[in-house]
Predicted 3D model of a 367-nucleotide RNA (Bacterial RNase P class A) from a Deltaproteobacteria bacterium. It matches the Rfam family "Bacterial RNase P class A". Rfam classes the family as a ribozyme. It was read from a public genome assembly, where an Rfam model found it. Of the family's consensus pairs, 97% are formed in the model.

RNA sequence: AAAGUGGAUCAAGCGGUCGCUCUCAGCCUUAGGCUGAGAGAGGAAAGUCCGGACUCCACAGGACGGGGUGGCCGUUAACGGCGGCCCCGAGUGAUCGGGGGAAAGUGCCACAGAAAAAAUACCGCCGUCCGCCUCAGGCGGGGGGUAAGGGUGAAAAGGUGAGGUAAGAGCUCACCGGUCUGCCAGUGAUGGUGGAUGCCAGGCAAACCCCACCCGGAGCAAGACCAAAUAGGAGGGUUGGGUGGUCCGCCCGUGGCCCUCGGGUUAGGUCGCUGGACCCUGUGAGCAAUCACAGGGCAAGAUGAAUGAUCGCGAUGGCUCUUGGUAGGAGUCAAGACAAAAUCCGGCUUAUCGAUCCACUUUAGCC
Numbered sequence: 001a002a003a004g005u006g007g008a009u010c011a012a013g014c015g016g017u018c019g020c021u022c023u024c025a026g027c028c029u030u031a032g033g034c035u036g037a038g039a040g041a042g043g044a045a046a047g048u049c050c051g052g053a054c055u056c057c058a059c060a061g062g063a064c065g066g067g068g069u070g071g072c073c074g075u076u077a078a079c080g081g082c083g084g085c086c087c088c089g090a091g092u093g094a095u096c097g098g099g100g101g102a103a104a105g106u107g108c109c110a111c112a113g114a115a116a117a118a119a120u121a122c123c124g125c126c127g128u129c130c131g132c133c134u135c136a137g138g139c140g141g142g143g144g145g146u147a148a149g150g151g152u153g154a155a156a157a158g159g160u161g162a163g164g165u166a167a168g169a170g171c172u173c174a175c176c177g178g179u180c181u182g183c184c185a186g187u188g189a190u191g192g193u194g195g196a197u198g199c200c201a202g203g204c205a206a207a208c209c210c211c212a213c214c215c216g217g218a219g220c221a222a223g224a225c226c227a228a229a230u231a232g233g234a235g236g237g238u239u240g241g242g243u244g245g246u247c248c249g250c251c252c253g254u255g256g257c258c259c260u261c262g263g264g265u266u267a268g269g270u271c272g273c274u275g276g277a278c279c280c281u282g283u284g285a286g287c288a289a290u291c292a293c294a295g296g297g298c299a300a301g302a303u304g305a306a307u308g309a310u311c312g313c314g315a316u317g318g319c320u321c322u323u324g325g326u327a328g329g330a331g332u333c334a335a336g337a338c339a340a341a342a343u344c345c346g347g348c349u350u351a352u353c354g355a356u357c358c359a360c361u362u363u364a365g366c367c
Stems, first nucleotide, its partner, number of pairs: 001363010013313006020040009042338001046349002049347005054219004061248004066215005071085005086099005100210002105208002107204003122150002124146003128142006158176006177199001178197008223271004233261007240252004278297008316334007
């Protein structure tokens, strides 16, 4: 200097004027108004994909069914999250992707190919018998041996080499691989090392399934309270209702649902509604995620839906000019992208203008 890999931060600010919402204080003519101070939409507020807090069913249990997760160990309120480690694969590498079981059973692997799983002989190789011929031999047919070579395919009964054989084959041997097993290290996944053994049986489980662990439901339009009004009405039909599906159990009950007639109110108000598994700093433990302790802080709460408009300065960036070039200076443009809280929190995923920073890898050059 170039090319990469992984991560993080910001996404403005200050002042004036006018306007809006909330909180607090004061005053007043108290449905409210005025003055002053303070605060006022994001890194994803999005998606609603996970997990919860909270509310109700409701006092809430068991079984089946159904659903979720899937290497090991930690962490967390919990998670399918996060951290570290182990193994497999890709990459020169930093790094990235993946992860229970195929011998419990069932099923699929199109086409091609002889044959697609306890699956094979198309071409071929060896050897034998018969026939013919141009008779070292060649061609054709029958039978036996073979799975090394070739072909098909994503994948074809371990791999490489040597020996052996009529030709071949773990047939034999060496090494690697597989299976069983001892010791060592590690909490563990697993790794290292030694021994024995010729050791036939692919892939797919985001196919059904098996194994291990986990799981009530509904959701702030949850729900609670207040106010107002009436007739707490009449008749008919049907049936018990609730508890995620089913069963058992449990609870409520003359209640529930539907239709007709008749009467009243008019979609009102308050709470839930923001003080939390909260944030910041420091110390300690831990590889880290995270935890403990100490100190400090309070950051929107709207409800047809506030958080805005304008002026100036100015941060940052783009463009133009100046200069040999850089820096600097001048002018001009601009918060432009993705995009708006609605019960809240921890994650994940997706979209995205621009700027900056940190760590690491590879290559080239110089010292």